Predicted 3D model of a 95-nucleotide RNA (Glycine riboswitch aptamer) from Ornithinimicrobium humiphilum.
The model forms 90% of the base pairs in the Rfam consensus.
Rfam family: Glycine riboswitch aptamer. The family has 44 seed sequences and 9,425 matches in Rfam 15.1.
RNA sequence: GAGGCCGCGCGGGAGAGUCCUCGCCAGGUUUCGGUGAGGCGCCGAAGGGGCAAACUCCCCGCCAAGCUCUCAGGCGCCAGGACCGUGCGGAUCAG
Numbered sequence: 001g002a003g004g005c006c007g008c009g010c011g012g013g014a015g016a017g018u019c020c021u022c023g024c025c026a027g028g029u030u031u032c033g034g035u036g037a038g039g040c041g042c043c044g045a046a047g048g049g050g051c052a053a054a055c056u057c058c059c060c061g062c063c064a065a066g067c068u069c070u071c072a073g074g075c076g077c078c079a080g081g082a083c084c085g086u087g088c089g090g091a092u093c094a095g
Stems, first nucleotide, its partner, number of pairs: 005090008017040001019039007041075003047071001048069003055061001
C1' cells in the first nucleotide's frame, strides 16, 4: 500500500387499494385520521424457498440471480427497501 471483502454514517432508491363490511376512538357543514376483526384484489427490491448450464463415466450430488414462488413483508404520508454513490474505520493483500 491499489483492488476486492466486512462494518458504520450520509445521499439516491421502484412497484401495488388512502378498496369493501362491521365495531371502537377523536372530530364532524363539507372533509379527514387512528385502531381491531373479516373479505376480495394486487406488488416484489428486507428476509426466506425453488430451479439451469457447467462439473460428475452414469446416477446421486453440487449449483446463481434484478429469474421464479409469494411463506414473510408491502399496497396515502412516515418508516422499511435489494442495489448504487460517497466518507470513515477494520482485517487481508497484488505491487